[in-house]
Model confidence (mean pLDDT): 76 of 100.
Predicted 3D model of a 97-nucleotide RNA (c-di-GMP-I riboswitch aptamer) from Geobacter sp.
NCBI's taxonomy places the organism under Bacteria, Pseudomonadati, Geobacterales, Geobacteraceae, Geobacter.
Rfam family: c-di-GMP-I riboswitch aptamer. About the family: GEMM was predicted in a large-scale screen for bacterial structured RNA regulatory elements.

RNA sequence: AAUUAAAUUAGCCAAACCCUGAGUGAUCAGGGGACGGAAAGUCAUCGGAACUUGGGCUGCAUUCUUUAGCCUUGUCCAAGUUGGCCGGAUUGUCGGG
Numbered sequence: 001a002a003u004u005a006a007a008u009u010a011g012c013c014a015a016a017c018c019c020u021g022a023g024u025g026a027u028c029a030g031g032g033g034a035c036g037g038a039a040a041g042u043c044a045u046c047g048g049a050a051c052u053u054g055g056g057c058u059g060c061a062u063u064c065u066u067u068a069g070c071c072u073u074g075u076c077c078a079a080g081u082u083g084g085c086c087g088g089a090u091u092g093u094c095g096g097g
Base pairs, nucleotide, nucleotide: 003096004095012037013036017032018031019030020029021028022027035084041090042089043088046087047086048085049082050081051080052079053078054077055076056075057074059070060069
């Protein structure tokens, strides 16, 4: 320098849940806590997916009709969230051979 299937070692991160705070919300930050993780480091202005909020159309139900209503069915637009949803990009720890 390149490579690394399994086992082992050191260190690293920390799901659910609980507490505090921020946000309309998805969710995030701090503390506790470990289900897991070789990138569970970084990138959401690389692509897809899921989710949230607002608006348009649609739907539902009500009403004589219209207006108005719905924590609302689908879809479109806008703004967001998730890198511990997937692919991709980029950097990278210990040990072995």